RNA sequence: AUUGACGACGGCGAUGGAGCUCGCUGCAGCGCCCUUGGGCUGAUGGCUCCUACUGACCG
Numbered sequence: 001a002u003u004g005a006c007g008a009c010g011g012c013g014a015u016g017g018a019g020c021u022c023g024c025u026g027c028a029g030c031g032c033c034c035u036u037g038g039g040c041u042g043a044u045g046g047c048u049c050c051u052a053c054u055g056a057c058c059g
Stems, first nucleotide, its partner, number of pairs: 009026005016050006031040004
């Protein structure tokens, strides 16, 4: 210096924030369809809450 295992810490998981949890990582990550010019879903990896957006109903 490199590599492997384990632990700790940090980070990441298609659009914001927080808690818990799972996976991955020290670099993880940047959705799908298609006639290439257009179309579609979603604020979660999963659960819960808040904010924004969208639809319906009531006052």
Fluoride riboswitch aptamer (crcB RNA motif) from an Actinomycetes bacterium, 59 nucleotides, folded computationally.
NCBI's taxonomy places the organism under Bacteria, Bacillati, Actinomycetota, Actinomycetes.
The sequence was found by an Rfam model in a public genome assembly.